[in-house]
RNA sequence: GCUUAUAUAGCACAGUUGGUAGUGCAGAUCAUUCGUAAUGAUCAGGUCGUGGGUUCGAGUCCCACUGUAAGCU
Repeated sequence: GCUUAUAUAGCACAGUUGGUAGUGCAGAUCAUUCGUAAUGAUCAGGUCGUGGGUUCGAGUCCCACUGUAAGCU
C1' cells in the first nucleotide's frame, strides 16, 4: 500500500424485510431475613465510532474518514 471483518448502556453481546433501541452481568431502591448472602420486584443508564447521502422514515442501505482485528504484498 491492498483486501476482508468489526464499532450498539460501565462490561459482554442481540437487534428479523428499513417502521417506538433490547438481553445478561454490574449499579440504585424496595421486599424477604434476627442480620448477611442468596432470591424476587422496580428503577436508572444510549447523539447506535465520526461526517455526509438515499428515503416519508436509517442501528439497519450507500460513500468517505477514524479506531481495532485478521490476511496479502